Description
Predicted 3D model of a 249-nucleotide part of an RNA (large-subunit ribosomal RNA, domain VI) from Candidatus Magasanikbacteria bacterium GW2011_GWC2_37_14.
Context: one part of a larger RNA
């Protein structure tokens, strides 16, 4: 830009992806073969490489977090802290990410079919799968699976809304399940979108200060305490004001 103006849910022409493989265990020590070996056809059970998704669990990270410990500056000074030293160095670790972690797929089936085996049958009184005519048959085609799709110009289809500043849609702004930018989602006071506050799922592990014990280091107790808290639930406290712009021959 088309599709005669929008919104919201569909079809599905078309494309694309997949399609795996090993072991064992019954059948069965059967058929078979002197024996040694040892099946086919079914049927069950585990893996293995791959692929997809996800974070309960297992763990990694986790320059937010919480704690211990050096050395130096600085807060006048003792305590307490704060800047630096690879995140100064170690010990944990929430959300997020993610794998070695956890789920899930290959199936089964139908259709026409390759070689192949047939039926039934002449040319050719016999014979013959073949000429007419029928049929079984493969991880292989074509459906089924899973994924994109109406630019599918043949531009579908339903259901609502809408006739001139009117449905809607946008700019702007709060923003994350999204993202490089856009897009795309969630919202814009008729508001829980982000942020702050409360509460709390969780991490860290027992602040300070103050008592007591000890000459002191140091211990005890106040104390499962501070302190955080990406995640959860609340809550208009601050910002999503006000406006514009496009919109149907």
């Nucleotide at each position: 830009c088309g599709a005669u103006g929008a919104a919201u849910g569909u079809u599905g022409a078309g494309a694309a992806a997949g399609c795996u493989c090993u072991u064992c265990c019954c059948u069965a020590g059967u058929a078979c073969g002197a024996g040694a070996g040892g099946a086919c056809c079914g049927g069950g059970a585990a893996g293995g490489a791959u692929a997809a998704a996800c974070c309960u669990c297992u763990g990694g990270u986790g320059u937010g977090u919480c704690g211990g410990c050096u050395g130096u500056c600085c807060u006048g000074c003792c305590a307490a802290g704060g800047g630096c030293a690879c995140c100064g160095c170690c010990g944990a670790g929430u959300a997020g990410c993610u794998a070695a972690g956890u789920u899930u797929a290959g199936c089964a089936c139908g259709g026409a079919u390759a070689a192949g085996c047939g039926c039934u049958g002449a040319a050719a009184g016999c014979a013959u799968c073949u000429a007419a005519g029928c049929g079984c048959g493969a991880a292989g085609c074509c459906g089924u699976u899973u994924u994109c799709a109406a630019g599918a110009u043949u531009a579908a289809c339903a259901u609502u809304c809408g006739c001139u500043a009117u449905a809607g849609a946008c700019u702007c702004c709060u923003u994350g399940u999204a993202g490089a930018c856009u897009a795309c989602g969630a919202g814009g006071u008729u508001g829980a979108u982000a942020g702050g506050c409360g509460c709390u799922a969780g991490g860290u592990a027992a602040a300070a200060g103050g008592c007591c014990a000890g000459u002191a280091a140091u211990g005890g107790u106040u104390u499962a305490a501070g302190c955080c808290g990406a995640g959860g639930c609340g809550u208009a406290c601050u910002a999503a004001u006000a406006a514009g712009u496009c919109g149907a021959g």
The organism belongs to Candidatus Magasanikiibacteriota, within Bacteria.
It matches the Rfam family "Bacterial large subunit ribosomal RNA". Rfam links the family to the GO terms ribosome and structural constituent of ribosome.
The RNAcentral record of the full RNA draws on ENA.